Overview: RNAcentral holds the full RNA, with entries from ENA. The part of an RNA shown here (large-subunit ribosomal RNA, domain II) has 672 nucleotides. It matches the Rfam family "Bacterial large subunit ribosomal RNA". Its family is annotated with structural constituent of ribosome and ribosome in the Gene Ontology.
Context: one part of a larger RNA
RNA sequence: GCCGGCGACUUAUAGGUACUGGUAGGUUAAGGCGGGAAUGCCGGAGCCAAAGAGAAAUCGAGUCUGAAUAGGGCGUUAAUCAGUAUUUAUAGACCCGAACCCUGGCGAUCUAACCAUGCCCAGGAUGAAGCUUGGGUAACACCAAGUGGAGGUCCGAACCGACUGAUGUUGAAAAAUCAGCGGAUGAGGUGUGGUUAGCGGUGAAAUGCCAAUCGAGCCAGGAGCUAGCUGGUUCUCCCCGAAAUGUGUUGAGGCGCAGCGGUAAUGAUUAUAUCUGGGGGGUAAAGCACUGUUUCGGUGCGGGCUGCGAGAGCGGUACCAAAUCGAUGCAAACUCAGAAUACCCAUAGAACACAUUGCCAGUGAGACGGUGGGGGAUAAGCUUCAUCGUCAAGAGGGAAACAGCCCAGACCGCCAGCUAAGGUCCCAAAAUCAUUACUAAGUGGCAAAGGAGGUGGGAGUGCAUAGACAACCAGGAGGUUUGCCUAGAAGCAGCCAUCCUUGAAAGAGUGCGUAAUAGCUCACUGGUCAAGCGCUCCUGCGCCGAAAAUGAACGGGACUAAGUAAUGUACCGAAGCUGCGGACUUAUUAAUAAGUGGUAGGGGAGCGUUCUAUAUGGGCAGAAGCAAUAGCGGCGAGCAGUUGUGGACUGUAUAGAAGUGAGAAUGUCGGC
Numbered sequence: 001g002c003c004g005g006c007g008a009c010u011u012a013u014a015g016g017u018a019c020u021g022g023u024a025g026g027u028u029a030a031g032g033c034g035g036g037a038a039u040g041c042c043g044g045a046g047c048c049a050a051a052g053a054g055a056a057a058u059c060g061a062g063u064c065u066g067a068a069u070a071g072g073g074c075g076u077u078a079a080u081c082a083g084u085a086u087u088u089a090u091a092g093a094c095c096c097g098a099a100c101c102c103u104g105g106c107g108a109u110c111u112a113a114c115c116a117u118g119c120c121c122a123g124g125a126u127g128a129a130g131c132u133u134g135g136g137u138a139a140c141a142c143c144a145a146g147u148g149g150a151g152g153u154c155c156g157a158a159c160c161g162a163c164u165g166a167u168g169u170u171g172a173a174a175a176a177u178c179a180g181c182g183g184a185u186g187a188g189g190u191g192u193g194g195u196u197a198g199c200g201g202u203g204a205a206a207u208g209c210c211a212a213u214c215g216a217g218c219c220a221g222g223a224g225c226u227a228g229c230u231g232g233u234u235c236u237c238c239c240c241g242a243a244a245u246g247u248g249u250u251g252a253g254g255c256g257c258a259g260c261g262g263u264a265a266u267g268a269u270u271a272u273a274u275c276u277g278g279g280g281g282g283u284a285a286a287g288c289a290c291u292g293u294u295u296c297g298g299u300g301c302g303g304g305c306u307g308c309g310a311g312a313g314c315g316g317u318a319c320c321a322a323a324u325c326g327a328u329g330c331a332a333a334c335u336c337a338g339a340a341u342a343c344c345c346a347u348a349g350a351a352c353a354c355a356u357u358g359c360c361a362g363u364g365a366g367a368c369g370g371u372g373g374g375g376g377a378u379a380a381g382c383u384u385c386a387u388c389g390u391c392a393a394g395a396g397g398g399a400a401a402c403a404g405c406c407c408a409g410a411c412c413g414c415c416a417g418c419u420a421a422g423g424u425c426c427c428a429a430a431a432u433c434a435u436u437a438c439u440a441a442g443u444g445g446c447a448a449a450g451g452a453g454g455u456g457g458g459a460g461u462g463c464a465u466a467g468a469c470a471a472c473c474a475g476g477a478g479g480u481u482u483g484c485c486u487a488g489a490a491g492c493a494g495c496c497a498u499c500c501u502u503g504a505a506a507g508a509g510u511g512c513g514u515a516a517u518a519g520c521u522c523a524c525u526g527g528u529c530a531a532g533c534g535c536u537c538c539u540g541c542g543c544c545g546a547a548a549a550u551g552a553a554c555g556g557g558a559c560u561a562a563g564u565a566a567u568g569u570a571c572c573g574a575a576g577c578u579g580c581g582g583a584c585u586u587a588u589u590a591a592u593a594a595g596u597g598g599u600a601g602g603g604g605a606g607c608g609u610u611c612u613a614u615a616u617g618g619g620c621a622g623a624a625g626c627a628a629u630a631g632c633g634g635c636g637a638g639c640a641g642u643u644g645u646g647g648a649c650u651g652u653a654u655a656g657a658a659g660u661g662a663g664a665a666u667g668u669c670g671g672c
Stems, first nucleotide, its partner, number of pairs: 001672006011091013025048003031042003052059002062074004094232002097229001101222006112196009121186001123155003126151001130147006159183003163180005198214001200210003207216001235606006245258005259363002261360007270353001274348001276346004286335002291331003295327005302320002304317005366391010396407003411582004416578003422572003425557003431569001433568006444559001450544002454541010471528005477501003483495002507522001511520002583596006607661001609658010625645005
């Protein structure tokens, strides 16, 4: 891991409610009789009901409040005893599961410390004190050699330890092996016997150790501790069908009440979508009349600067600026005004709903999307409200794949039809459909500011056969080198001015150039040519901007349409709708109509297992069980038949009682 067996809402008592039955008032309890753990018979104590109202006195179908004969509150309606179901309370109370706490015992054969008594430490090295001899001293001191054999001394086996690395890691081993390593006469190692015990001991102290167990040992008991926590909880069909909110909570993953679901009864022409009529509002947008804020202009209180004056004071001002006027904006905590929706009231008003009461719940972690806001960075698959939708609890089609997006709500069957979203070249069902345009970028098939004679459409404006635009030929002059400035300044460093003449036209000069001149060129004009040429704005589709780690941003092939915009007609396309057949639910006119997705959850109807009672069957001429069986009936749980095996019990009907249904619980036992 698989297979098989076992495995979880029980029982008692006391209440509530519903249904069924008895009686019309109901009923006995303890106990007794009896062969009795049976049926039954006694037993009326007691309990419920039969009258309520009031704090009470008290009154009474009424009573209390009250001055009240008013108004209002509570009353003026059959119950009770059993059985069944369900639910609540108390008990282990659906099952399994702690870590803990307490009580009483058992442990120092491991280990910690201590006590008593034994044992062990190869070999080598170093050479303290003391002593002896010699030297030395007045005597000591001191020096040398020898002797001697000290030490938590040195090297290093046994022994004890455990610093490093490798191996081992379902090991050879629940701590080892191998190679190195530390101590090795000491605070040394070790044998035997003994002492200290868990709210404790022991500890050269690590919360270490106290029998592979230690921030409090182990065993049994209290004990089925408790678990607002996790997991699990076993047959079928039918009907309805939630919530993830408010509020309170030593509350936040739990509860109470309310909200939302189910079920039963009762009820008023009640409720609702919708129509019509009538309301209040201060949101959106808007506005500036208020409160604030804000820019420009006019007037300019006051101030600054400044002139005159001895001062008082009188002036100037291109500075700041109150207030006011004109123009222009902004606001969640501004509003002179002001929607749409929403909400409220009334009339009408179908399916369906609605309200009240009793009983039974679950929910109280929500998620994403659209819209309106707050927080955040007008970040987040972010967070928090409001409102709607979907998912949750919803399958089907589309979006390549994709709970929350788009379409659409699955009772069952059909090799029938029509559509939705979305699609119609191939993968892959259906247009290589029609018409008119655009795009050349594979744009389509990711992205911005910004940039560009890409290209299509529109609007405006200017020039043009009295010849435009471009190109080419020619002219582009004189006063004059204008004046100033300057070393120079001659169209062309700079400053001022910017005239006049000739003429078809020509600036006191557009750029290059020179030291300054010179030179080239432009504006401007004529000619050649011959028909459109410039500029501005709006707009469609494109281009650049464009760098990321395997190749990966049309689903792929591929596409110049099979891309984009617009129009049109076909077709495909779902469990939608229709058709045909069938099942069930509800309602009422009894034949129709409406309906039948579903988690938590409520309600209804059934199947099957074991045993009991009654009735009735089968069975050695073969029961149960087991195996096989396009077979039969039932929506299903399941039930029969036949054959084989098996070898002794067992079925059906109606009732009753339960150790009554397994796939999950790191379930449990067995097998493989």
The coordinates come from a structure-prediction model, not an experiment, and the mean pLDDT is 84.